[in-house]
Molecule: c-di-AMP riboswitch aptamer (ydaO/yuaA leader)
Organism: Bacillaceae bacterium UBA7792
RNA sequence: AUUUAAUACUGGCCAAAUCUCAAACAUUGAGAACGGAGGACCCAAUAUAUUGGGGUUAAUUCUGCACAUGCAGAAAGGAUGAGAAACUCUUUCGCCAUCCUACCCGUCAGCUAACUUCGUCGGCUAAAGCGAAGGAGGUC
Repeated sequence: AUUUAAUACUGGCCAAAUCUCAAACAUUGAGAACGGAGGACCCAAUAUAUUGGGGUUAAUUCUGCACAUGCAGAAAGGAUGAGAAACUCUUUCGCCAUCCUACCCGUCAGCUAACUUCGUCGGCUAAAGCGAAGGAGGUC
């Protein structure tokens, strides 16, 4: 000097998955906020009929190859792209680039006011384009 890996700090990303308080002594509880499920009238549906049915998530469907859980591609749906704009935060649109599932209930659930109930995990990153139309806060 270069490359790889780990750790720490800082900044940032996906996701509902954050904050506060109390005790406790390193774990528990409560609240707020955000998110999910069940659950009337009315409305909808006439069905389940093992070819079961249903739920969370953006994450489903199709085609080809393989013949055991796989691989590739396409469409649908979704996320990111700091540096734009005097400052901070943020929305939408167009093009371009990159990336994208896994689980659960257990024969059972349409919608659904009151009501009942559950969750607040986990995983990444040091890389990063170009334009257009705005909003809020605060300052002058």